[in-house]
Molecule: FMN riboswitch aptamer (RFN element)
Organism: Alkalicoccus urumqiensis
RNA sequence: UUUGUCCUUCGGGGUCGGGUGAAAGUCCCAACCGGCGGUGAUAAGGUGAUGCAGCCUUUCAGUCCGUGACCCGGUGCAGUGUCUGCAGCGGUGGAUUUGGUGAAAUUCCAAAGCCGACAGUAUAGUCUGGAUGGGAGAAGGACGCU
Numbered sequence: 001u002u003u004g005u006c007c008u009u010c011g012g013g014g015u016c017g018g019g020u021g022a023a024a025g026u027c028c029c030a031a032c033c034g035g036c037g038g039u040g041a042u043a044a045g046g047u048g049a050u051g052c053a054g055c056c057u058u059u060c061a062g063u064c065c066g067u068g069a070c071c072c073g074g075u076g077c078a079g080u081g082u083c084u085g086c087a088g089c090g091g092u093g094g095a096u097u098u099g100g101u102g103a104a105a106u107u108c109c110a111a112a113g114c115c116g117a118c119a120g121u122a123u124a125g126u127c128u129g130g131a132u133g134g135g136a137g138a139a140g141g142a143c144g145c146u
Stems, first nucleotide, its partner, number of pairs: 003144008017029003031126002033116002035067004043058005062114002071091003075087005096112005118129003
């Protein structure tokens, strides 16, 4: 440096204020929030004797490319009595435009939009619940391989 197995830890944010009503964090006005990996013309630092180019490090997308939770269906195993649990596979699964700069931007700048599982309840991205769960993954460690 490449790569394998195992262990430990970590691993999601948000209704100010008002209206209607018997009742709404659910409706209406308004407010607020943005998992994980990748890409990346952002930004900062270093190097470059100075400046540029280049190189290195960190950082940069809710709406681009993927992915997780939820839901559905096979398969295998276990328990058990036709249902439950676990493992793994498949499916489903939301949303962006315009202008500017420029060689190049759905990523920068400006403006205006849009989106957000299931169950409960006065109709929920934000409350309560399944969930002291699961999890994309992140960090560290042990033992090996090349």